[in-house]
The prediction has a mean pLDDT of 81. Large-subunit ribosomal RNA, half A from Tamlana sp. I1, 1614 nucleotides, folded computationally. NCBI's taxonomy places the organism under Bacteria, Pseudomonadati, Flavobacteriia, Flavobacteriaceae, Tamlana. It matches the Rfam family "Bacterial large subunit ribosomal RNA". Its family is annotated with structural constituent of ribosome and ribosome in the Gene Ontology. It was read from a public genome assembly.

Context: one part of a larger RNA
RNA sequence: GGCGUAUGGGGAAUGCCUAGGCUCUCAGAGGCGAAGAAGGACGUGAUAAGCUGCGAAAAGCUACGGGGAUCGGCACACACGAAUUGAUCCGUAGAUAUCCGAAUGGGGCAACCCACUAUAUUGAAGAUAUAGUAUCCGCAAGGAGGCGAACCCGGAGAACUGAAACAUCUAAGUACCCGGAGGAGAAGAAAACAAAAGUGAUUCCGUUAGUAGUGGCGAGCGAACGCGGAUUAGCCCAAACCAUUAUUGUUACGGCAAUACUGGGGUUGUAGGACCACGAGAUUAGAAGCAUGAUGAAUUAGAACCCUUUGGAAAGAGGGGCCAAAGACGGUGAUAGCCCGGUAUAAGUAAAGAAUGUGGAUAUAGUGGUAUCCUGAGUAGUGCGGGACACGAGUAAUCCUGUAUGAAUCAGUCGGGACCAUCCGAUAAGGCUAAAUACUCCUGAGAGACCGAUAGUGAACUAGUACCGUGAGGGAAAGGUGAAAAGAACCCUGAAUAAGGGAGUGAAAUAGAACCUGAAACCAUACGCUUACAAGCGGUCGGAGCAGACUAGAUCUGUGACGGCGUGCCUUUUGCAUAAUGAGCCUACGAGUUACCGUUGCUAGCAAGGUUAAGUGAUUAAGUCACGGAUCCGUAGCGAAAGCGAGUCUGAAUAGGGCGCUUUAGUUAGUAGUGGUAGACGCGAAACCGUGUGAUCUACCCAUGGGCAGGUUGAAGCUGUAGUAACAUACAGUGGAGGACCGAACCGGUUGACGUUGAAAAGUCUUCGGAUGACCUGUGGGUAGGGGUGAAAGGCCAAUCAAACUCGGAAAUAGCUCGUACUCCCCGAAAUGCAUUUAGGUGCAGCGUUGCAACAUAGUUUUAUAGAGGUAGAGCUACUGAUUGGAUGCGGGGGCUUCACCGCCUACCAAUUCCUGACAAACUCCGAAUGCUAUAAAAUGUUUUGCAGCAGUGAGGGCAUGGGUGCUAAGGUCCAUGUCCGAGAGGGAAAGAACCCAGACCAUCAGCUAAGGUCCCCAAAUGUAUGUUAAGUUGAAAUAACGCGGUUGAACUGCUUUGACAGCUAGGAUGUUGGCUUGGAAGCAGCCAUUCAUUUAAAGAGUGCGUAACAGCUCACUAGUCGAGCGGUUCGGCAUGGAUAAUAAUCGGGCAUAAACAUACUACCGAAGCUAUGGAUCACGCCUUAGGCGUGAUGGUAGGGGAGCAUUGUAGUGUCGUCGAAGGUGUACUGUGAGGUAUGCUGGAGAAGCUACAAAAGAAAAUGUAGGCAUAAGUAACGAUAAUGCGGGCGAGAAACCCGCACACCGAAAGACUAAGGUUUCCUCAGCUAUGCUAAUCAGCUGAGGGUUAGUCGGGACCUAACGCGAACCCGAAAGGGGUAGUGGAUGGACAACAGGUUAAUAUUCCUGUACCUGCUCACACUAAAAGUGACGGAGGCGUAUAUUUGGUGCGUGCUGACGGAAUAGCACGUUGAAGCGAGUAGUAAUACCGCGAUAGUACACUAAGACUUCGGUCAAGGUGAUAAUCCAGAGAAGCGACUUCCAAGAAAAGCGAGUGAAGCAGCCCGUACCCUAAACCGACACAGGUAGUUGGGAUGAGAAUUCUAAGGUGCUC
Repeated sequence: GGCGUAUGGGGAAUGCCUAGGCUCUCAGAGGCGAAGAAGGACGUGAUAAGCUGCGAAAAGCUACGGGGAUCGGCACACACGAAUUGAUCCGUAGAUAUCCGAAUGGGGCAACCCACUAUAUUGAAGAUAUAGUAUCCGCAAGGAGGCGAACCCGGAGAACUGAAACAUCUAAGUACCCGGAGGAGAAGAAAACAAAAGUGAUUCCGUUAGUAGUGGCGAGCGAACGCGGAUUAGCCCAAACCAUUAUUGUUACGGCAAUACUGGGGUUGUAGGACCACGAGAUUAGAAGCAUGAUGAAUUAGAACCCUUUGGAAAGAGGGGCCAAAGACGGUGAUAGCCCGGUAUAAGUAAAGAAUGUGGAUAUAGUGGUAUCCUGAGUAGUGCGGGACACGAGUAAUCCUGUAUGAAUCAGUCGGGACCAUCCGAUAAGGCUAAAUACUCCUGAGAGACCGAUAGUGAACUAGUACCGUGAGGGAAAGGUGAAAAGAACCCUGAAUAAGGGAGUGAAAUAGAACCUGAAACCAUACGCUUACAAGCGGUCGGAGCAGACUAGAUCUGUGACGGCGUGCCUUUUGCAUAAUGAGCCUACGAGUUACCGUUGCUAGCAAGGUUAAGUGAUUAAGUCACGGAUCCGUAGCGAAAGCGAGUCUGAAUAGGGCGCUUUAGUUAGUAGUGGUAGACGCGAAACCGUGUGAUCUACCCAUGGGCAGGUUGAAGCUGUAGUAACAUACAGUGGAGGACCGAACCGGUUGACGUUGAAAAGUCUUCGGAUGACCUGUGGGUAGGGGUGAAAGGCCAAUCAAACUCGGAAAUAGCUCGUACUCCCCGAAAUGCAUUUAGGUGCAGCGUUGCAACAUAGUUUUAUAGAGGUAGAGCUACUGAUUGGAUGCGGGGGCUUCACCGCCUACCAAUUCCUGACAAACUCCGAAUGCUAUAAAAUGUUUUGCAGCAGUGAGGGCAUGGGUGCUAAGGUCCAUGUCCGAGAGGGAAAGAACCCAGACCAUCAGCUAAGGUCCCCAAAUGUAUGUUAAGUUGAAAUAACGCGGUUGAACUGCUUUGACAGCUAGGAUGUUGGCUUGGAAGCAGCCAUUCAUUUAAAGAGUGCGUAACAGCUCACUAGUCGAGCGGUUCGGCAUGGAUAAUAAUCGGGCAUAAACAUACUACCGAAGCUAUGGAUCACGCCUUAGGCGUGAUGGUAGGGGAGCAUUGUAGUGUCGUCGAAGGUGUACUGUGAGGUAUGCUGGAGAAGCUACAAAAGAAAAUGUAGGCAUAAGUAACGAUAAUGCGGGCGAGAAACCCGCACACCGAAAGACUAAGGUUUCCUCAGCUAUGCUAAUCAGCUGAGGGUUAGUCGGGACCUAACGCGAACCCGAAAGGGGUAGUGGAUGGACAACAGGUUAAUAUUCCUGUACCUGCUCACACUAAAAGUGACGGAGGCGUAUAUUUGGUGCGUGCUGACGGAAUAGCACGUUGAAGCGAGUAGUAAUACCGCGAUAGUACACUAAGACUUCGGUCAAGGUGAUAAUCCAGAGAAGCGACUUCCAAGAAAAGCGAGUGAAGCAGCCCGUACCCUAAACCGACACAGGUAGUUGGGAUGAGAAUUCUAAGGUGCUC
């Protein structure tokens, strides 16, 4: 280290629980608000941070009613109180109700600031109190405004998406925005439907009906009439006519007419009314008020139980009772009708009040006549353009209207789906109207086969909280002690209030507050076995030893030396151990659901019928039951239809033909499979559109402010001199220009390095660019998303930009990827054809499965017979084409010929023909095998076919054979036939998807074989026989052409005892140096050839070497010697060279001369094959109903079918449980399996069985979600390399805290002060869990207490800029957008205080002293408007000037070491002094100087009560000295002043102008702590970054550079 067991830690799953949710039902209510809402801010408690309540009358006040003992909310405790003189509490009605908010006196950055008027208080100013003061509508009375969940009406109105693209269309009049109303809203009493019959306002439900229609006639959209129901309700004006009043006109002044308001009248279609005539006050409805009064708040009464037993506790169990108009429910120490609260029932009553009665305001009407009058006008209609109607312009009626036109008047007009006629129906152009219907922010009562803390609301808990974001907006986690706190007195360890151990409580403390149960990952400890020569998907099979247990044996448990075999899971693929995807591990959660409509099967009811829907009634604890026949399907078809009908249509037809009948089963439910419409199995885009939110970042712009050390150069102009006729020009000086130069601050970001899980989500170091300009920067504003802005990079618009962010449409869509969860049994594919904007998708067919039917002339195989055919092969003098060599040589080319003709030649091209050879997928005179068709027989026995449900597949791959393509390349590609893999395990080939063998139901320590093997690894032959090989060939990834006197075999052939072959000895000559050529050529450079001839045993006019040429040496050939075989050619076997790659690198290895190769033979081994024995399931058959027997089958991916297990809940049923349920954790047994049963321990209250039902119903994977825990790892790091060391102190503890000393660092900062921003961080005390990158006694941390003082500082009560808002006014569907007056708005204008002292913490604020400003009172004077002023740029030099600073002298104080001298010396420090006032002085002025202020006061020195102390010292009232230059010489910013110059020509308004004087009075609101180049701001951090302004000493130096240093600060938290 491994395995096992035990005990713990860790963690928070599981079980149980529920205080909270979710979905509904029935009632109620359906609004609140200027009488100030919704929502907030701030307060309010004895103590009080949060929630709740309340409002300065503040967890409350008053009255009435109820109630009757405790109470001061959540929320304990202590203190202090209240209450029977009736509290708390409950109900009703009141009071109070700060500030903001419609917000309303004006303003504003919501919760703040500033006013005016009236009255009161006061002598005025001022202040306080009360009331009022917004806008719009309306004559007035009065009303409106804003908020609120859905429902409703209207205005305006998308896109994704679907159409497999897309434009009409769809989505959809949806989402969103806007206006408006109510408890409902809208609609509504026919200018309506209908169709020859009728209905009689509207709305809603069922149906008609997915019908008629509409529609790129695509996707889709989709009525109405009618019928059945719910509920029911009808009315009023305008006009005609009459009248009053007013005005006007006119008049013969009698009147008449017109207009307007008002009153009467009148309201409709078989027309009605006015008018005329007649007649009657009928009929019906019914308001206010009054009476009775069901009901109705808090509330009251409300039956009936004991004993025993177990136990901590009884409600359990046992026994015996009781109540019930009450056995709902909840609680009580476990499960309670009779213990408690309640429940049934009964009672009670304030406000309110149904209903009834009374009352009677008010409203309402007839008959006849018909001459005249009235009956809704820029209307109906029409043209053009749109929209709505189911209806997309269509044949398009009907409705609405932007525009242009434009009727009729009851003898009229409109409609009935173009239009016309007839007929029918209605009466437009005015208005009101309940119910039936929709919805639920809210209240009460209840319900659930809904959830139970990762669930259910986001939220069971201080949740829209913490937290994130500038903002719109986004948005968590987090439940449980116990019956009762009985919440652990006391003791011990410890620094400790940490933690732990005892003790005690309790039934239990392993229920101890981090608290019920307490799983897993993970981390430990103890014990048993095992492990240090051993390589591995870690298991499995065998198995020694050791240890343990008991029931003691062929036992069980743990361990496992050694051996055999063995490359995870998922997904995706032709194919994965793959080095292709996914997962660190564990736990919980996590994906085919639901509704409706089809279709098929099964089950059930009824059946030529079946069935109700809405609704109504009855009733219940819940359920249900009955009625309801509208409708739908079926019972008859045919036809386009009229129509006819067992037929009908076509047709002239009685023909023929088509479709039907003759042959009738449906329908309604339930359930299962599957299709469609819906998000439709889950997760996943990039995008599109709509309303909003953002310019605190950044871009540009506007307004107003600020900044730029120092040095250099020396333009124009000017002056002088020279010069010119005069200019010009030159030189010198002056001058001080410049998108000038160098270079800090500042702005930028060139180079290199570092950094890259950083110090930093862009920096650091170094270097570099600009640095008076198109410069940089602060504050306040403006521009907004197809928009802005852009010196332009598609840059920037809040760490986001080729279209920001947020929320919504929205679960967009995804032919794509990934994932998709228990078991067993049966069958079992495809990767092909056709088509496709199609190729990784889909449709049809093919192949699978399940059910039903058909039972034959089906299918398959074999044999025989008969056929069709044109492949392989073959052939070509058989065609078409191609083609080798030869012969012939038509014709042609070239040449010659005397022009032409006739001719001739030709080693040129070449037809035909002949001979010869040979080719073809698109040649065939020929032509198989196989396959195919038919017939017959046999075998097999449904394998076949049809219909119906459900699929999957439509990426294939290797091998063999036949081909195409390619290179007769490919592990290439495309076909065909077969096979296997795919979806197939086993044996062999070392290892290997498809090669060989062989198809796995299970078990067996049985047997036989296949391929292949038998020396060892490794089971079986070191087998037999005969050969071959010598190369480790064999032997392996695979070898070639070619070579080879390797060896072996066969055949043929030659020589050979007349002596071969090889060796040795000898010869190898002559003509001749053949001829030619040549400088030479003699056998041997080359050429020629009758290469000849001679002598010979034999010898070439020469096979090589050689020479300049000869020579020389050889060979052929010959003889001798030797004595038996020796050569050649061809074809085989096995070897051999050819033979070259990167780790030393393989025959699988060792190795082997057989254990290689060849042939033959025998034996054996060898698989999940076959056999044997036992068992399981299925199919068929038989006997049979339980079962048995027989035969056969049982590999399997996609997929089809069947049977089961488990989980949660419901109903019924009988049960279990404190004598111990569920859950957790072990053990044993059991089932083929999912699983089940029993039992020990834990646990402490619920639970399972059976039957049926219903599902949020099964996880290992989705870079899944959440939580927990590992790993890396005790590793990286601990955030500027400015630096620490020592002594002392406090303390349990000190590198870091405090004190001291020394050292170091900054010092244009790392010092000091403001603005912004932060918001208590400031100071003191106490503390150390967390925070601090370590420790901490310390702290910007925790807890408590304290702290910010103003007429003059900043802001408001003053002003205006950019810009905002905005009466009036303009524009716009709405919302809203502009905008005058005005009003707001600083970054600017205006405006009065200084010095010193004081606190732990504030000071121009308090105190002391000395000043100033405004107003009022009082007095005097004067009452004008306006001009003017305010009031402005850059650059430059000049002048003046102080702060400050250097030096010197004098003076003051102190000090000055041993020895000697000096004290008239040396050294150090100090030598200061405001605002304000002044007819002083200088100057143009600003200003400075001078005087007063100032007998201020302080520093300093000496002394010192006392206090503190870290023992070093520190602080210090008081006292003493009444203390020294107002000196000289330099340097010198800022400020101020006038001036010069340049072009780009440089705010506004208030204020001032516009009195004097003494004294007195008055002087409001807000800010004020602390940090502020930073540990307190912006950057997620105590972050090397960023952050406007003021000040900024000395030495060096031009300087704010650089280096050192003062004051002051610090040593950067390991």